RNA sequence: UACUUUUUAGCACCGAAUUCCCGCGGCGAGCGGGAAGCGGGGGAUGAAUUUCAGGGGUGAAGAGUGCGGCGGCGCAAGGCCUCCCGGCUCCGGGCUAGCUCUCGGUCCGAACCCGGCAACUAACCUCGCAGGUGUGGAGAGAGGUAUA
Numbered sequence: 001u002a003c004u005u006u007u008u009a010g011c012a013c014c015g016a017a018u019u020c021c022c023g024c025g026g027c028g029a030g031c032g033g034g035a036a037g038c039g040g041g042g043g044a045u046g047a048a049u050u051u052c053a054g055g056g057g058u059g060a061a062g063a064g065u066g067c068g069g070c071g072g073c074g075c076a077a078g079g080c081c082u083c084c085c086g087g088c089u090c091c092g093g094g095c096u097a098g099c100u101c102u103c104g105g106u107c108c109g110a111a112c113c114c115g116g117c118a119a120c121u122a123a124c125c126u127c128g129c130a131g132g133u134g135u136g137g138a139g140a141g142a143g144g145u146a147u148a
Stems, first nucleotide, its partner, number of pairs: 011134004018036007037129006046120001052116001054117001055114004062090004067086003071081003091109006099141005
């Protein structure tokens, strides 16, 4: 000096998942309660739609295409199948370091839950505040700060 790993602190990212106060506690680890803030669900009138092909919720996490497979079915075909692996197209979501937009670049399209049941919905009721990560190219605009 470079790379890797661990710990601590700071900064930043996905996400609703943050901040503060009080009490208990070898006043330690931690536990309990509350407030603000953010987010989810249930829930009238009214009007509306539709329940075995069950239905529904959180979330960006959807749709199509037989295009390929040492995939399947079929006697076979220029046939069928999107269950599996991959490709392609449309669509949706994130990052690119003060903020926004644009260009370019680069990723993601999961997982979980309710349990026969819920559309929307005022009042009202109720629940959560986890977990996981480490990017950094450029132009413009708005705004801010400092100095003179």
The prediction has a mean pLDDT of 79.
c-di-AMP riboswitch aptamer (ydaO/yuaA leader) from Moorella sp. UBA4076, 148 nucleotides, folded computationally.
The source organism's lineage runs through Bacteria, Bacillati, Neomoorellales, Neomoorellaceae and Neomoorella.
Of the family's consensus pairs, 96% are formed in the model.